Predicted 3D model of a 466-nucleotide part of an RNA (small-subunit ribosomal RNA, 3' major domain) from an uncultured bacterium. The RNAcentral record of the full RNA draws on ENA and SILVA.

Context: one part of a larger RNA
RNA sequence: UGACGGGAGCCCGCACAAGCGGUGGAGCAUGUGGUUUAAUUCGACGACAAACGAGGAACCUUACCAGGUCUAGACAUUCAGCUGCACGCCCCCAGAAACGGGGGAAGCCUUCGAGGGUGCUGAACAGGUGCUGCAUGGCUGUCGUCAGCUCGUGGCGUGAGCUGUUGGGUUAAGUCCUCUAACGAGCGCAACCCCUGUCGAGUGUUAAAAUAUUCGCUCGAGACUGCCGGCGAUAAGCCGGAGGAAGGAAGGGAUGACGUCAAGUCAGCAUGGUCCUCUGACGACCUGGGCCACACACGUGCUACAAUGGGGUGUAACAAUGGGUUGCCAAACCGCGAGGUGGAGCCAAUCCCACCAAACCACCCCUCAGUUCGGAUCGAGGGCUGCAACUCGCCCUCGUGAAGCUGGAAUCGCUAGUAAAUGCGCAUCAGCUAUGGCGCAUUGAUACGUUCUCGGGCUUUGUACA
Repeated sequence: UGACGGGAGCCCGCACAAGCGGUGGAGCAUGUGGUUUAAUUCGACGACAAACGAGGAACCUUACCAGGUCUAGACAUUCAGCUGCACGCCCCCAGAAACGGGGGAAGCCUUCGAGGGUGCUGAACAGGUGCUGCAUGGCUGUCGUCAGCUCGUGGCGUGAGCUGUUGGGUUAAGUCCUCUAACGAGCGCAACCCCUGUCGAGUGUUAAAAUAUUCGCUCGAGACUGCCGGCGAUAAGCCGGAGGAAGGAAGGGAUGACGUCAAGUCAGCAUGGUCCUCUGACGACCUGGGCCACACACGUGCUACAAUGGGGUGUAACAAUGGGUUGCCAAACCGCGAGGUGGAGCCAAUCCCACCAAACCACCCCUCAGUUCGGAUCGAGGGCUGCAACUCGCCCUCGUGAAGCUGGAAUCGCUAGUAAAUGCGCAUCAGCUAUGGCGCAUUGAUACGUUCUCGGGCUUUGUACA
């Protein structure tokens, strides 16, 4: 000087408390461990791994396994020789396919020297998701959006170092004021950027009969403790009030200092070193399988256990974000339905997804029961995508109706348009195992406070630790 303390002081944070809703019990979905397996590819492991890489594993993906195959190679550049019918395409044979054998049609550009391009042979080479994240770049997580981390000059000290950065106030903040052997400065804080909320001006594809509003776009205004009162050191600022759409940072986002964890990633990419290999591979191709196994354990979720509920009918009640051309798909018709036929419109404020919603509201039934709760599981019949749904897809209809009656110890999230509840959209994507992720709107709650638990900041104290 730091780090640490079951030392002290001050302060903060959904940290506790006050509440609301969960997890832990059930069924299922999903990830992980374990076990199994020919293989169940690999990575990630307290917080900071475990609906994570993966924003789409039937083939492909795919890195794993079994079998069948290739060896200048699936991919790149170059050289030499040969080829000159390019490669390729179609048909037949064998085959699971790849590969192989046979036949056929067409038959490259050209300045005619040969060159380019293609194929074959040979050679330099290719190739590796093999290893090392403890050799690395880049990127990322975490402490933590915490308020800190430093420097120049000066001063003090033999020196390590200290001062500045401490003290008194104040703030979300090393924010600002004040004091001061310090005076300044840098990276951080804040502001500059984006969205939402109010108003004005301009503009108008569309909406439509027309106009106006809503609305879209662009520019601007507006909030600054500016005004008033009180407190305060006459400061910084704090408390209350007025006006205002908004008040003291208006709300949200982007933005992450010096560094820490030899944190994570050689499998996104790049890359040092090392290893495999040139007839038989750790390279490459193909078919099939596996990544989906299942006594069990853990994590994250969905659906419930019901009556502020379930079912039916009605009000065809009321949104916003988005997406759409090898796409979104209207009307009409068929089907109980998934869906099919159909073909209008739309490269989209125009048409479609989509009359877009669902909780909500009104009426009726159910009357506390393993039930008109709950929907797992299983049987049968169908639909769709796709070369192909057996392993291993989704959806519909009928039947079947399991566990579950609020969940032990323990534990998580959340302070406002938030929690909770309700539906809708999108990415990935042929299809989908999405209950996941990212967004959008609708309905809309509870908090005395800082003793304690956890984490953090500043000062101080002790230390046999560095």
Rfam family: Bacterial small subunit ribosomal RNA.